[in-house]
RNA sequence: GCUCGAGUAGCGUAGCCUGGAUAGCGCAAAAGGUUCCUAACCUUUAGGUCGGGGGUUCAAAUCCCCUCUCGGGCG
Numbered sequence: 001g002c003u004c005g006a007g008u009a010g011c012g013u014a015g016c017c018u019g020g021a022u023a024g025c026g027c028a029a030a031a032g033g034u035u036c037c038u039a040a041c042c043u044u045u046a047g048g049u050c051g052g053g054g055g056u057u058c059a060a061a062u063c064c065c066c067u068c069u070c071g072g073g074c075g
Stems, first nucleotide, its partner, number of pairs: 001074007010027004020058001029045005051067005
């Protein structure tokens, strides 16, 4: 230098191909219940605007372009 893959909540991930209803799940966190207390268990709540920017569109995590970071392959 070329090429492929990944980036979504504190952490791990689904959704992307084929655009559409409030971006879902698990763990962790907070509050409450239960308990003599803790753990476990049950209920509820908060936390994202999808690596960044731009474009297309009525509408973008999803499509297009540029770019950043990480990993693999080739030279």